[in-house]
Molecule: c-di-GMP-I riboswitch aptamer
Organism: Exobacillus caeni
């Protein structure tokens, strides 16, 4: 270096919730809280899914320039133990 785990240490992150603040909204932020997570660290590059200010219309529909990395893939970076 590479591949393969997560039994051992040492540890890390933090869903649901609930309050606050931001936002059209989806949903993000810090704060409690831990369902899980072996990359649940990062990168919106591919597809996927959400939501519609705003803009189109045949008018209760349509459309990403927003938004998800804890959706899938994939790129970068890494404790620790075996080969």
């Nucleotide at each position: 270096u590479c591949c393969a785990g997560a039994a051992a240490a040492a540890g890390g992150c933090a869903a649901a919730c609930c309050g606050g603040c931001u936002g059209a909204a989806a949903a993000g932020c810090a704060g409690g809280g831990a369902c899980g997570c072996a990359a649940a660290g990062u990168u919106a590059c591919a597809g996927a899914u959400c939501u519609a200010c705003g803009g189109c219309a045949u008018c209760u529909g349509c459309u990403a320039g927003g938004a998800u990395g804890g959706c899938u893939g994939a790129g970068c970076u890494a404790c620790c133990u075996g080969g």